[in-house]
RNA sequence: AGGACCAUAGCCAAGCGGUAAGGCAACGGACUUUGACUCCGUCAUCGGUGGUUCGAAUCCACCUGGCCCUG
Numbered sequence: 001a002g003g004a005c006c007a008u009a010g011c012c013a014a015g016c017g018g019u020a021a022g023g024c025a026a027c028g029g030a031c032u033u034u035g036a037c038u039c040c041g042u043c044a045u046c047g048g049u050g051g052u053u054c055g056a057a058u059c060c061a062c063c064u065g066g067c068c069c070u071g
Stems, first nucleotide, its partner, number of pairs: 001070003005066003010024003018054001026042005047063005
């Protein structure tokens, strides 16, 4: 310098244009003499800025960061 891939909650991770699953952790509650276990509830507008669209985590452009390949 050229190219490919990745970015979603504190962590892991799903989500092929129709209002973001699940697990762990954390917090609140129930149960219990206490703790553990178990059960219920709460917690993310998706790396950033624009564009397309009735509607974008999803498609497009650029930027940022990470990682890999080639030279």